[in-house]
RNA sequence: ACGAAACUCUGGAGAGACCCUGCGAUACAGGGCGCCGAAGGGGCAAAGCGGUUUGUAAAAAAGCCGUCCAAAUCUCUCAGGCAAAAGGACAGAGUAAUUA
Numbered sequence: 001a002c003g004a005a006a007c008u009c010u011g012g013a014g015a016g017a018c019c020c021u022g023c024g025a026u027a028c029a030g031g032g033c034g035c036c037g038a039a040g041g042g043g044c045a046a047a048g049c050g051g052u053u054u055g056u057a058a059a060a061a062a063g064c065c066g067u068c069c070a071a072a073u074c075u076c077u078c079a080g081g082c083a084a085a086a087g088g089a090c091a092g093a094g095u096a097a098u099u100a
Stems, first nucleotide, its partner, number of pairs: 007094005016033001018032005034082003040078001041076003048068001049066005
């Protein structure tokens, strides 16, 4: 010099208050059809790295291979969700902290 995590407050999207049964039910359980992506989780690129071919006085550059490494608000829809409430990636402010 760079520099967290946790915590508090505020903001925070999308998609059926779907149908049937169990009881009065938006909850819960079972069955059925349709959807969402922003808890979490899975998957993937360039580059890099390693090997190899060509090349050269030696290189550079180029090509090929890889069981190495590799992100997301992309993608999958396992999980979760589809009135409100709750949750919620992310953002701002505060404290932690001129800390580890």
The RNA shown here (Glycine riboswitch aptamer) has 100 nucleotides and comes from Heliobacterium mobile.
The organism belongs to Heliobacterium, within Bacteria.
The model forms 84% of the base pairs in the Rfam consensus.
The prediction has a mean pLDDT of 80.